About this RNA: Predicted 3D model of a 72-nucleotide RNA (transfer RNA) from Bigelowiella natans. Its Rfam family is "tRNA". By type it is a transfer RNA. Model confidence (mean pLDDT): 82 of 100. RNAcentral holds the sequence, with entries from ENA.

């Protein structure tokens, strides 16, 4: 420079265009003589940045900016 992939919770990844989740973790309870497991609850997301499309966008579409890989 040019192409493909991809960006969602602390981490790893789910979500047919119709109200944003799980597993670890994290805090508070319960369970123990006590922790560890287990059980119950909670906190935590301007879904990477802007813009279009649509009655409505994590989702489709264009810019940009990261990240991985490939081509020269």
């Nucleotide at each position: 420079u040019c192409g493909a992939u991809u960006g969602u919770a602390g981490c790893u990844c789910a979500a047919u265009g119709g109200u944003g989740g799980a597993g670890c973790g994290c805090u508070c309870c319960g369970c123990u003589c006590a922790u560890a497991a287990c059980g119950g609850a909670g906190a935590g997301g301007u879904c990477g940045c802007g813009a279009g499309u649509u009655c409505g966008a994590c989702u489709c579409u264009c810019g940009c900016c990261g990240a991985u890989c490939g081509a020269a």